[in-house]
RNA sequence: GCGUGGUUGGUUUAGUGGUAGAAUAGUACCCUGCCACGGUACAGACCCGGGUUCGAUUCCCGGAUCACGCA
Numbered sequence: 001g002c003g004u005g006g007u008u009g010g011u012u013u014a015g016u017g018g019u020a021g022a023a024u025a026g027u028a029c030c031c032u033g034c035c036a037c038g039g040u041a042c043a044g045a046c047c048c049g050g051g052u053u054c055g056a057u058u059c060c061c062g063g064a065u066c067a068c069g070c071a
Base pairs, nucleotide, nucleotide: 001070002069003068004067005066006065007064010024011023012022013021018054026042027041028040029039030038047063048062049061050060051059
């Protein structure tokens, strides 16, 4: 330099053209003599820019970054 794949709550991840779920962690309450466990509720995310589209996290282009391969 070229190619391929990845990038989603604090962390690990699912997902699909129609308002993004889960686990874990966090906070509040319940439970308990206290803690832990358990239960309920709450808050928390689509790497960046542009394009296509009625609508983009998803499709296309460019960029960033990580991993792998070729030279």

The RNA shown here (transfer RNA) has 71 nucleotides and comes from Trebouxia sp. C0009 RCD-2024. Rfam family: tRNA. By type it is a transfer RNA. The organism belongs to Trebouxia, within Eukaryota.